[in-house]
RNA sequence: UCGGGGCGUAGCGCAGCCUGGUAGCGCACACGGUUCGGGACCGUGGAGUCGGAGGUUCGAAUCCUCUCGCCCCGAU
Numbered sequence: 001u002c003g004g005g006g007c008g009u010a011g012c013g014c015a016g017c018c019u020g021g022u023a024g025c026g027c028a029c030a031c032g033g034u035u036c037g038g039g040a041c042c043g044u045g046g047a048g049u050c051g052g053a054g055g056u057u058c059g060a061a062u063c064c065u066c067u068c069g070c071c072c073c074g075a076u
Base pairs, nucleotide, nucleotide: 001075002074003073004072005071006070007069008068011027012026013025014024021058029045030044031043032042033041051067052066053065054064055063
């Protein structure tokens, strides 16, 4: 450099994709309860234009095309 495969979704780890229909879970964080206080526990809440662009569709994280990053395998 070329070819093939996997991954990219909230601060972190991931599910959801096959089978299109309100973006979720755990941890963390904020607030409140409990406590003399803290931890633990309970309750509530904030946070993501789903790596980027385009297309198909009434509707795309999901299907198609191109592209970027990381990892693995093969060739040169």